[in-house]
Molecule: c-di-GMP-I riboswitch aptamer
Organism: Atribacterota
RNA sequence: AGUUGAAAAAGGCAAACUGACCGAAAGGACAGGACGCAAAGUUAUGGGUCUAAGGCAUUUUAUGCUAUGAUCGCCAAACUACCAAC
Numbered sequence: 001a002g003u004u005g006a007a008a009a010a011g012g013c014a015a016a017c018u019g020a021c022c023g024a025a026a027g028g029a030c031a032g033g034a035c036g037c038a039a040a041g042u043u044a045u046g047g048g049u050c051u052a053a054g055g056c057a058u059u060u061u062a063u064g065c066u067a068u069g070a071u072c073g074c075c076a077a078a079c080u081a082c083c084a085a086c
Base pairs, nucleotide, nucleotide: 002086003085004084005083012037013036017032018031019030021028022027035073041079042078043077045076046075047074048071049070050069054066055065056064057063058062
């Protein structure tokens, strides 16, 4: 430096749920809590998914469409990184 993650060590992160906060919502942040994770570290670049405040359309005031919102713990991509084996 490259490949790999079988065993091991040091550690790391933290789903659901609960509390209280922000948000129109999706969702986020904090504390508790651990389902899992070898990139569950970072980035919304491509695809997917979720939401629809605002906007637009319809026609009858409720439906439909729409991301400029969200998700990296959906996938891909880019960048970075601990330990071990070879």